[in-house]
RNA sequence: CCCCCGUUAGCUCAGCUGGUAGAGCAGCUCCCUUUUAAGGAGAAGGUCGGAGGUUCGAUUCCUCCACGGGGGA
Numbered sequence: 001c002c003c004c005c006g007u008u009a010g011c012u013c014a015g016c017u018g019g020u021a022g023a024g025c026a027g028c029u030c031c032c033u034u035u036u037a038a039g040g041a042g043a044a045g046g047u048c049g050g051a052g053g054u055u056c057g058a059u060u061c062c063u064c065c066a067c068g069g070g071g072g073a
Base pairs, nucleotide, nucleotide: 001072002071003070004069005068006067007066010025011024012023013022019056028042029041030040031039049065050064051063052062053061
């Protein structure tokens, strides 16, 4: 320098060919228990890495940039 993959909740990851985002774990509240753990119920938590573009509408498509990983020279 070139090519490919990844970036989504605190963590690990889903998200089907564009229609306004979910799960598990962790944390919080409540129940149960003498207490803790375990178990049960509930609520909360996201400028979808950044900036532009296309579109009525973008996590999804296109371009550039940043970061991480792999390959090549």
This is a predicted structure of a 73-nucleotide RNA (transfer RNA) from a Candidatus Giovannonibacteria bacterium.
It matches the Rfam family "tRNA". From the family's description: Transfer RNA (tRNA) molecules are approximately 80 nucleotides in length.
RNAcentral holds the sequence, with entries from ENA.
Its mean pLDDT, the model's own confidence on a scale to 100, is 81.